This is a predicted structure of a 136-nucleotide RNA (FMN riboswitch aptamer (RFN element)) from Nakamurella lactea DSM 19367. Of the family's consensus pairs, 100% are formed in the model. The sequence was found by an Rfam model in a public genome assembly.

[in-house]
RNA sequence: UUCGUGCUCCGGGGUCGGUGAAAUUCCGAGCCGGCGGUGAAAGUCCGCGACCCGUUCCCGUGAUGACAUCCCGGGAACGGUUGAUCCGGUGAAAUUCCGGAACCGACGGUCAAAGUCCGGAUGGGAGGCGCACGAG
Numbered sequence: 001u002u003c004g005u006g007c008u009c010c011g012g013g014g015u016c017g018g019u020g021a022a023a024u025u026c027c028g029a030g031c032c033g034g035c036g037g038u039g040a041a042a043g044u045c046c047g048c049g050a051c052c053c054g055u056u057c058c059c060g061u062g063a064u065g066a067c068a069u070c071c072c073g074g075g076a077a078c079g080g081u082u083g084a085u086c087c088g089g090u091g092a093a094a095u096u097c098c099g100g101a102a103c104c105g106a107c108g109g110u111c112a113a114a115g116u117c118c119g120g121a122u123g124g125g126a127g128g129c130g131c132a133c134g135a136g
Base pairs, nucleotide, nucleotide: 001136002135003134004133005132006131007130009128010127015029016028017027018026030116031115032105033104034048035047036046037045043103044102052080053079054078055077056076057075058074059073060072062070063069085101086100087099088098089097107119108118109117
């Protein structure tokens, strides 16, 4: 220093005011931005994760006299869906930096409509640091 195997840990953020019977949901002004990649740094380029949907398989509680089957819950593999940026400048190189002006943000809940409140979530996870062993 490379590869392989195993293990621990880490692994998402964001408000005030106004109106009103009631709004962090409306109005006004703010604030926030997972992971890997990309000749130069990204919410808006490429890809991934999660949420959501489907198929197949497996597990658990219950129903059934029992098997099968069914409801509910959980897991795995595969597949599907999945939002948004332009202009100018510098430069060898930047939709990533600088200047300017924009845009996007799942699902359920709520005495009024949610990126920002509550919830699934003390969950999951793309991945990351490190350690051990082995072979170069």